[in-house]
The RNA shown here (c-di-GMP-I riboswitch aptamer) has 88 nucleotides and comes from a Gemmatimonadota bacterium. The sequence was found by an Rfam model in a public genome assembly. The source organism's lineage runs through Bacteria, Pseudomonadati and Gemmatimonadota.
């Protein structure tokens, strides 16, 4: 430096629901709470999943449809960058 994650050690993170914010919504943030998680740390590069405010089109003008990400999701997967232990 590379490979693994069967073992050790001291830590970390926290899904779902429930409350309070904050957004048009997905869905973020705080708080309570652990299904999990060896990168469940970061980074919306590619794929993928949600959502549709504005805007574009339809027309039954309604609290309607459809289209579209510039919004979210890194706890979907890929790539990047940075890191703990242990084993080889």
């Nucleotide at each position: 430096c590379g490979c693994u994650g069967c073992u050790c050690a001291g830590a970390g993170c926290a899904a779902a629901a429930c409350c309070g914010u904050c957004g048009a919504a997905a869905g973020a943030c705080g708080g309570u709470g652990a299904c999990g998680c060896a990168g469940a740390g970061c980074c919306a590069c590619g794929g993928g999943g949600c959502u549709a405010a504005a805007g574009c089109g339809g027309g039954u003008u309604g609290u309607c449809c459809g289209c579209u990400a510039u919004g979210c999701u890194c706890g979907c997967c890929g790539g990047g960058c940075c890191g703990c232990c242990a084993g080889c």